[in-house]
Molecule: Bacterial RNase P class A
Organism: Planctomycetota bacterium
RNA sequence: CCUGGUCUCCGGACGGCCGCCGGCAGCGCAAGCUGCGGGAGGAAAGUCCGGGCUCCCAUGGGCAAGGUGGUGGGUAACGCCCACCGUCCGCAAGGACAGGGAAAGUGCCACAGAGAACAACCGCCGGACGGCUGCAGAAGCAGCGACGGCGACGGUGAAACGGUGAGGUAAAAGCUCACCGCAGCUUGGGCAACCAAGCUGGCAAGGCAAACCCCACCUGGAGGAAGACCGAAUAGGAGGAUCGCGCGGCCCGCGCCUAGAUCCUCGGGUAGGUCGUUGGCGGGCGUCCGCAAGGACGCUCCUAGAGAAAUGGCAGUCACCGCCUUCGGGCGGGAUCAAAACCCGGCUUACGGAGACCAGGCACU
Numbered sequence: 001c002c003u004g005g006u007c008u009c010c011g012g013a014c015g016g017c018c019g020c021c022g023g024c025a026g027c028g029c030a031a032g033c034u035g036c037g038g039g040a041g042g043a044a045a046g047u048c049c050g051g052g053c054u055c056c057c058a059u060g061g062g063c064a065a066g067g068u069g070g071u072g073g074g075u076a077a078c079g080c081c082c083a084c085c086g087u088c089c090g091c092a093a094g095g096a097c098a099g100g101g102a103a104a105g106u107g108c109c110a111c112a113g114a115g116a117a118c119a120a121c122c123g124c125c126g127g128a129c130g131g132c133u134g135c136a137g138a139a140g141c142a143g144c145g146a147c148g149g150c151g152a153c154g155g156u157g158a159a160a161c162g163g164u165g166a167g168g169u170a171a172a173a174g175c176u177c178a179c180c181g182c183a184g185c186u187u188g189g190g191c192a193a194c195c196a197a198g199c200u201g202g203c204a205a206g207g208c209a210a211a212c213c214c215c216a217c218c219u220g221g222a223g224g225a226a227g228a229c230c231g232a233a234u235a236g237g238a239g240g241a242u243c244g245c246g247c248g249g250c251c252c253g254c255g256c257c258u259a260g261a262u263c264c265u266c267g268g269g270u271a272g273g274u275c276g277u278u279g280g281c282g283g284g285c286g287u288c289c290g291c292a293a294g295g296a297c298g299c300u301c302c303u304a305g306a307g308a309a310a311u312g313g314c315a316g317u318c319a320c321c322g323c324c325u326u327c328g329g330g331c332g333g334g335a336u337c338a339a340a341a342c343c344c345g346g347c348u349u350a351c352g353g354a355g356a357c358c359a360g361g362c363a364c365u
Base pairs, nucleotide, nucleotide: 001361002360003359004358005357006356007355008354009353010352011351012318013317014316016314017313018312020039021038023036024035025034026033027032041337045348046347048346049345050344051343052342053223054222055221056220065219066218067217068216069215070084071083072082073081074080085099086097087096088095089094100214101213105212106211107208108207109206121154123150124149125148126147129145131144132143133142134141135140162180163179164178165177166176167175181203182201183200184199185198186197187196188195189194227275228274229273230272237266238265239264240263241262242261243260244256245255246254247253282301283300284299285298286297287296288295289294320333321332322331323330324329
């Protein structure tokens, strides 16, 4: 220098003018005016996981449904993070893994191939069949067929019933042996996943569970427009009083208002208002513990929060970057992705840069 890998960090500074949304103060009867101060992100995004908080439901147990799935740890919790283990990929740095069970059962295994699970197409071999053909007949020999043995060779496939070599055999074959693989047991190491060694066994269990299924563990529902409180005017409701209506007229009494008027009291809802609502399982620094994720203690810092919703525009200086340079400077860029809506922890996706370390290669010293 090239190619590749991992991790971390950042995504600006300064004022001027004009606006927008809240807050506080002053003035004003009010409308409003003036002043001061505050006002998006690393992802505010997707709304995919996990929680806090709220309401509803809820005795317990079982079934169903859904999710998770190596081991240990972190955490409020997680499907997140860290460390380790195993398998696979990469020359390597490193990366990927839905990574429990296929010797409980069911199912599936495209194309090709005889066969995709208790294989026999091409083949190899046999003689106690003597069927057929040829060598003119016999004897005999050869070939074919039938019967039987075999699973080596060839071929198909992602995958073919352990692999390589030797012995063995009519031909073969874990049939036997050595090594490798595999399984079981023992011992040792590790908290564990697992690893190593030794012994035994001739090899049994082809693959697929992001197919059903089995095992272990987890899970009530809806969400901040959740929800809590205050609460008019008008209309309507309940109760009461007076007047009233009915019982032929009157009084008492009883009933009534599904007749009505006036007044009083009460409660519910609506408009509206207040809270929830931003300081929180928060950030930074230091010391200690831990390989790490992270934890403990101490100090310290931080108020965007409204209402269907403000955070913008113009011109400028600089940091920073690129090009040119007569080395004085000049020119250009100065952004991209994207905008809070109860709040946190994650994940994923989108964008512009910077740094450190590591691996492989080339060149030079």